Overview:
This is a predicted structure of a 464-nucleotide part of an RNA (small-subunit ribosomal RNA, 3' major domain) from an uncultured bacterium. It matches the Rfam family "Bacterial small subunit ribosomal RNA".
Context: one part of a larger RNA
């Protein structure tokens, strides 16, 4: 000096009150833990691990077990030798492989190059140890307001000052004072979104003219510039300051709302399995192939989510009611006909402000259900089929018929979330042949509540 205290004093944050949904109970996902297993590959363990790595395990993936093989190798460089080798047919065998058949390199400046077999030996190789040996990347305090520094000054020195004090801010933001004057990393600001005008530009978008071609540059819109918000203006407070409260224009008022962006450090915090890599450690193997399993096991426990329990509601039938934002060539895939339906036939169009996906749904109206384990709930299971893909047993997803389980709002205890938020409706993408209830985005409807800072927890500044 700091760091700690059930010491003090100020202050902030859904941190607690006040509210609106939830979790905890029920079924199923989907992840750990534990057990099992020949393997159930490894990693992640308060917050800050457990729908996380894993934007998607049936083979591959694959790193684990099991059993067939290989041994200069599946991949690299470099020496020698030959000119085929791969492909193709056959015959074993699960499969790699392995034996046989036919036929037989390519380019060339003729110096070799390219490719492939076979040999030797240098070496390959390892998702094997160690993240407490590293790099590089990340998570957490946290978008919290702080963390230094030069040069004076005070002290024997460690250090102090500055950065403290009165005010004020979301802020070390200003302002004033002051043995301190500067500076530097943070904050704010430049940056992207989104709200409102103007102005140019406009096809595929728009339509005041058309039946439609077409035209036209008004409106929607789309993308490029510019305006605009500064406490700028008025008034109280306030130290003649910084502010602060009101209030006026204004489409927006005091950071308008959202992103990016995370200071010195802390956690020997994660990761040697993205990658790089220093030591060890291994070399007919802990390297590599290939088939068939696992990674989906299941007395149980936890976390995170979907559906529910129903009348503010289920089901029907109508109104092509009304979005945004993507994605599309080994791709979207319309109109048509076929099936009750997944879907199938078939293939217009479109590399897409043009075609497609694409039907938004909750909403609205009307009819039924009459409070019931029900017309609620949908898990479980029979059958019957459809799509993918060499292949759906092990272990994908979808549809129709029957089947009809637990639940009647859930104990101690917990989470979210202050405004277009919660909460509820649906749409789309990434990954991907197929397979989200998860994840990232994107519209629609649209609340309630805050008196306040005594307490909880977690953070900043002073003092002890």
């Nucleotide at each position: 000096u700091g760091a700690c205290g059930g010491g003090g004093g100020c202050c902030c944050g859904c941190a607690c009150a006040a509210g609106c949904a939830g979790u905890g109970g029920a079924g199923u996902a989907u992840g750990u833990g534990g057990u099992u297993u020949a393997a159930u590959u490894c990693g992640a363990c308060g917050c800050a691990a457990c729908g996380c790595g894993a934007a998607g395990a049936a083979c591959c993936u694959u790193a684990c077990c099991a059993a067939g093989u290989c041994u200069u190798g599946a991949c690299a460089u470099c020496c020698c030798u030959u000119g085929a080798c791969a492909g193709g047919c056959a015959u074993a065998g699960a499969a790699a492989u392995a034996u046989g058949u036919a036929a037989u390199c390519u380019c060339u400046u003729c110096g070799g190059a390219g490719c492939a077999a076979g040999g030797a030996g240098a070496c390959a190789g390892g998702u094997g140890g160690u993240g407490c040996a590293u790099g590089g990347u990340u998570g957490u305090c946290g978008u919290c307001a702080g963390c230094u520094c030069g040069u004076g000054u005070c002290g024997u020195g460690a250090g102090a000052u500055g950065u403290u004090g009165g005010g004020u801010u979301a802020a070390g933001u200003c302002c004033c004072g002051c043995a301190a004057c500067g500076a530097g990393c943070g904050c704010a600001a430049c940056c992207c979104u989104u709200a409102u005008g103007g102005u140019c530009a406009g096809u595929u978008a728009c339509u005041a003219c058309g039946c439609a071609a077409g035209a036209g540059g008004a409106c929607u819109c789309u993308g490029g510039c510019c305006a605009g918000a500064c406490u700028g203006c008025c008034g109280u407070u306030g130290a003649c300051a910084a502010a602060a409260c009101g209030g006026a224009g204004g489409a927006a008022g005091g950071u308008g709302g959202g992103g990016a962006u995370g200071a010195c450090g802390u956690c020997a915090a994660a990761u040697c399995a993205u990658c790089a890599u220093g030591c060890c450690c291994u070399u007919u193997a802990u390297g590599a192939c290939u088939u068939g399993g696992g990674c989906u096991a299941c007395a149980c426990a936890c976390g995170u989510a979907c559906u529910a329990c129903a009348a503010u509601g289920g089901c029907g039938u109508u109104a092509a009611a009304c979005a945004a934002a993507g994605a599309g060539a080994a791709g979207c895939a319309a109109g048509a006909c076929c099936g009750c339906g997944a879907g199938g036939u078939g293939g217009a169009g479109c590399a897409a402000a043009a075609c497609u996906c694409a039907g938004a749904a909750a909403c609205a109206a009307c009819g039924u259900c009459c409070c019931a384990g029900u017309u609620c709930g949908g898990a479980c299971u029979g059958c019957a089929g459809g799509c993918u893909g060499c292949a759906a047993c092990u272990c994908g997803c979808c549809u129709g018929c029957a089947c009809g389980a637990a639940g009647u709002c859930g104990g101690a205890a917990u989470u979210g979330c202050u405004a277009g938020u919660a909460a509820u409706c649906g749409u789309g993408g990434a990954u991907c042949a197929g397979c989200a209830u998860g994840c990232c985005a994107c519209g629609g409807u649209g609340a309630a509540u805050a008196c306040g800072u005594u307490c909880c927890c977690g953070g900043g500044c002073c003092u002890u």

About this RNA:
Model confidence (mean pLDDT): 84 of 100.